c-di-GMP-I riboswitch aptamer from a Syntrophobacterales bacterium, 75 nucleotides, folded computationally. The model forms 94% of the base pairs in the Rfam consensus.

RNA sequence: UAUAGAAAAAACCAAACUCGGCGUGAGGUGGGGACGAAAAGCCACGGGUCUUUAUGAGAUGGCCGGGUUGCCUGG
Numbered sequence: 001u002a003u004a005g006a007a008a009a010a011a012c013c014a015a016a017c018u019c020g021g022c023g024u025g026a027g028g029u030g031g032g033g034a035c036g037a038a039a040a041g042c043c044a045c046g047g048g049u050c051u052u053u054a055u056g057a058g059a060u061g062g063c064c065g066g067g068u069u070g071c072c073u074g075g
């Protein structure tokens, strides 16, 4: 540098559900919780899905592709 995630360890994230706020809504946020995850970090660029007062504006990165950065281990 390219590549892989079998085993072990460290660190990190947190589905469903639940409680309190926010939003018309999809959803988001804080506490509890742990199904999972090797990018389940970040970016709405392409596609998909979803919302709405609808042709306008939004949500989703834990739906897929793409871009970009990065931890551990093997080799």
Stems, first nucleotide, its partner, number of pairs: 003074003013036001017032004022027001035062001041068003045065003048060005